[in-house]
RNA sequence: GGCAGGAUAGCUCAAUUGGUUAGAGCAUUGCAUUCAUAACGCAAAGGUUCCGAGUUCAAGUCUCGGUCCUGCUA
Numbered sequence: 001g002g003c004a005g006g007a008u009a010g011c012u013c014a015a016u017u018g019g020u021u022a023g024a025g026c027a028u029u030g031c032a033u034u035c036a037u038a039a040c041g042c043a044a045a046g047g048u049u050c051c052g053a054g055u056u057c058a059a060g061u062c063u064c065g066g067u068c069c070u071g072c073u074a
Stems, first nucleotide, its partner, number of pairs: 001073007010026004019057001028044004050066005
């Protein structure tokens, strides 16, 4: 240089043919339980979906450009 994949919560990841409140687990906080702690249970909080533009009634999803990461290849 070429090709392919990826970027979504603090971390690891979902999100169906574009469709009506962006979710799960872990972590955090509170409650409950316990003599106490852990574990288990309940609840809450936590999001500019990498950046910019476009298409559409509607974009995490489609199109274009950019940045970064990983793999393959020369």
Transfer RNA from a Candidatus Shapirobacteria bacterium, 74 nucleotides, folded computationally. It was read from a public genome assembly. NCBI's taxonomy places the organism under Bacteria, Bacteria candidate phyla, Candidatus Shapironibacteriota. Its Rfam family is "tRNA". From the family's description: Transfer RNA (tRNA) molecules are approximately 80 nucleotides in length.